Predicted 3D model of a 71-nucleotide RNA (transfer RNA) from Candidatus Doudnabacteria bacterium RIFCSPHIGHO2_01_FULL_49_9. Lineage of the source: Bacteria > Bacteria candidate phyla > Candidatus Doudnaibacteriota. Its mean pLDDT, the model's own confidence on a scale to 100, is 83. The RNAcentral record of the sequence draws on ENA.

[in-house]
């Protein structure tokens, strides 16, 4: 320098164009003498800029970051 792949919550991940779900973690409550475990409830996310579309996590382009291969 070039090819390919990836980017969603604090972490690990679903969602193939129509209200973004889950697990772990976090907070509150219940339970306990207390802790743990368990149950209920709650907060929390689509890397950035554009394009297509009535509508974009999804399709397209660019940028940024990461991974991998070649030189």
């Nucleotide at each position: 320098g070039g090819g390919c792949c990836c980017a969603u919550a604090a972490u690990u991940u679903a969602a193939u164009g129509g209200u973004a779900g889950a697990a772990u973690g976090c907070g509150a409550c219940a339970u306990u003498u207390g802790c743990a475990a368990u149950g209920u409830c709650g907060a929390g996310a689509u890397g950035c800029c554009g394009g297509u579309u009535c509508g974009a996590u999804u399709c397209c382009g660019g940028c940024u970051g990461g991974g991998u291969c070649c030189a």